The part of an RNA shown here (large-subunit ribosomal RNA, domain IV) has 331 nucleotides and comes from a hot springs metagenome.
Context: one part of a larger RNA
Parts: sequence; C1' cells; structure tokens
RNA sequence: UCCGGGCCAGGGAACUCGGCAAAUUAGCCCCGUAACUUCGGGAGAAGGGGUGCCUGCAGUCUUAGGGCAAACCCCUGGGGCUGCAGGUCGCAGUGACAAGGGGGACCCGACUGUUUAAUAAAAACAUAGGUCCCCGCAAGCCCGUAAGGGUGUGAACGGGGGCUGAAUCCUGGCCACUGGCGGUCCGUGAAGCCAGGGUUCAACCUGGUGAAGCGCCGCUGAAGGCCGGGGGUAACUCUGACCCUCUUAAGGUAGCCAAAUGCCUUGCCGGGUAAGUUCCGGCGCGCAUGAAUGGAUCAACGUGGUCCCCACUGUCCUGGCCCGGAGCCCC
Repeated sequence: UCCGGGCCAGGGAACUCGGCAAAUUAGCCCCGUAACUUCGGGAGAAGGGGUGCCUGCAGUCUUAGGGCAAACCCCUGGGGCUGCAGGUCGCAGUGACAAGGGGGACCCGACUGUUUAAUAAAAACAUAGGUCCCCGCAAGCCCGUAAGGGUGUGAACGGGGGCUGAAUCCUGGCCACUGGCGGUCCGUGAAGCCAGGGUUCAACCUGGUGAAGCGCCGCUGAAGGCCGGGGGUAACUCUGACCCUCUUAAGGUAGCCAAAUGCCUUGCCGGGUAAGUUCCGGCGCGCAUGAAUGGAUCAACGUGGUCCCCACUGUCCUGGCCCGGAGCCCC
C1' cells in the first nucleotide's frame, strides 16, 4: 500500500454525478396516528412509553387428594397464562444473536407478475378492462406441394387477428391521398371463341364478344394518416371579442405543457436556499402538445427516475489507533 473487520474528540453531507458506502432504526406489549382515498386503504403512518431480577397480591385455565350419595361448590398442594403493586442491580434488561430509518412532493408505469442464462429488471413486455375486423362450421385462421393435421372432446357468452392498456372523466374535425367494404348503365380489359382477310393447309392480320381488376359512383378513422397563412380593429397604452383576404379534404376541439415533448432557454413570475442551469406551483400564437400511434386525472403499489426535510453517521474537514489476511524479507 491492498483486501476484510472494529473504534473515534468537535463539526454533521461541507463529500460526491448522486448520502455511493457506512451509520441510524429494529422484536414484543400499551398509547397514539395526518393529508388523501377507488372507503379496501394510507398504517408498523408519524410520535411517545414499557421490557431484567426478587417479593407480595389478584384473576383465569388445569391437575392430584379431600369434603359432598351425585352435580354445583368449597379446602389443601402442584403446574400454565395474565394483571397490579412494592423492592433491587448496572451506563445499558428484545443487555449477545436476531431485528423497518422516517417524512414531504413530482415524473413514469394502475396493481401482483415477465425480460436481455454471462455488463441493462426498467417508464420495456404482460395484464384484467376497452374497441375494431374475420368467421354459421366441408367456416375463419394456421402448418403442409398434396394426402392430411391444429384450433376442436370446440360452435358466436365461441375461435382467430389488430390496436389500446385498471378504475374515473372523456375520446373533437377531415373520406382529398392510401387502404378496406359495397355498387355498377358505361369505358378499358388476356387467352379462348365468333366473323372477315390471308395461306394449296397453316402461321399471321383486322374486327367482334368479354371475367377479375382498374376507371367510375358511394360508404368507412378505436383504418394508414392529416388537422393553415396574411392584414386591420375598442375614447391612455396594451390586447383584440370583431372585420377583410388568400387557401384547404378539413384547418387542432376538450384537455395538458419550457413536460421523459420548448430550439431560442439558466424563457418570465412565484416558492424553497445566504446563494438553486436541477426541483415544485403558475403563465403559454406550443421551434415541433393533444385525444385508444389514446387525452386528462388518479388512491394503492415500485431493488424505477428527480427534488427537499428530519434523524444518523469517518462520505467529508483530517487524520489517528486496533484486529485478521495479502504484499515485502529470511529459511
């Protein structure tokens, strides 16, 4: 010096990306317990007190003997549990071992669960719940060239597929494009067939007929998706309910926000600090939020992420000492 362990005056996170690590707390009994809430919870919330041993008394259960003809009950002795009081020792009584640190907020995901066997456990996956599409069974979907097989010992309260992801409040506009479904006089439309031309027969040429599909006409968004610009205007100013104009298929509704989404940006205001690029609450023409690519909210939950406070500490100020092992030296 390294590894593992023990202790520390005063300070107490000043350490650091970050309290990482360590420390604190801890069992049982009693008291007591907030916001919020889906009324279950939150909750062991938080915060207090007690805990050993000895003696006495009380209660209760049990057991042996006795009283009683028996039962109830009573007496004597033993055992278990509980309670109260007095005493007693130590710094310390769950005396060792074992054994939650706590609180206030926000983001994400509802939750228990699952995952990268050997760098990732998560806000990823799944999940109940929601919704859309296919399918009436010799079905639909899947495996197979086929025969055949699975779903299926099944039959729409079923099976298959997609998206979303508890509950609660909701889920706006656009069918122009792409897709899906339906319709169809008409247009287009291969081979074949028909007619004509052509060939000694053919090839070949022209015309006609004409399926699906496409064109055409509709419907369809919890289908793929998309959801504007400029100018003016109120008797201080500012702002612009209002008006004009270009333009689109329609011009982003309810909500929500410098957010895991805001470039400018450490936005502006407020809070917390002596001091805060983080954090929390507001604001919002939002570079580029937004409604099952779900929007918002949310009790409980989380080895998830972020901020703050209390307690606690060798993380630090700043070192010191001790124990075991390695390193080092000799054989």
Rfam family: Bacterial large subunit ribosomal RNA. The prediction has a mean pLDDT of 87. The full RNA is in RNAcentral, with records from SILVA.